[in-house]
Order: sequence, then structure tokens, then C1' cells
RNA sequence: UCACGAUAAUAGCAAAGCCUGCGAAAGCCGGCGGCGCAAAGCCAUAGACCCGCUAAAUGCGCGGGGGUCAGGUUGCCGAA
Repeated sequence: UCACGAUAAUAGCAAAGCCUGCGAAAGCCGGCGGCGCAAAGCCAUAGACCCGCUAAAUGCGCGGGGGUCAGGUUGCCGAA
């Protein structure tokens, strides 16, 4: 340095649920919470996938999900 990842250290993030607000919904902001996470940091007009769709449309459309997988990029620690 690359790979790897512990019943190690330090720091961080925060699932479900509950509360407030927004939304038709999926879902999202904030608070509590803490299931988990070595990238659960960041990127994305989402490659694959998943969810929703009131009116128009009935899907080659619109909205949403990055804590589903892959990808790009940066990065803490150091047992085996």
C1' cells in the first nucleotide's frame, strides 16, 4: 500500500415504534427512541430492484425509496 474485519479503541450514524408537521398515497422534515451499521459518509434525472398513484392517464407516465443490490468517490482504527 492492497486486501481483510475483532466480544479491541475512538468518534459517528440511527430501524421499528411513538409524537408534531407536510402529502391523495408511497413517503418525507423535526423530536424521542435504538434494531442495527466500517462506509448506515458523499454522489445519482435509479443500471437492476422495491413502493405509491387523487384528477388526467392505466404506464414507454408521474411521485417516492440509497438502511435492497451493483456503480463512482472520499475516509477512522489495526487483532488475526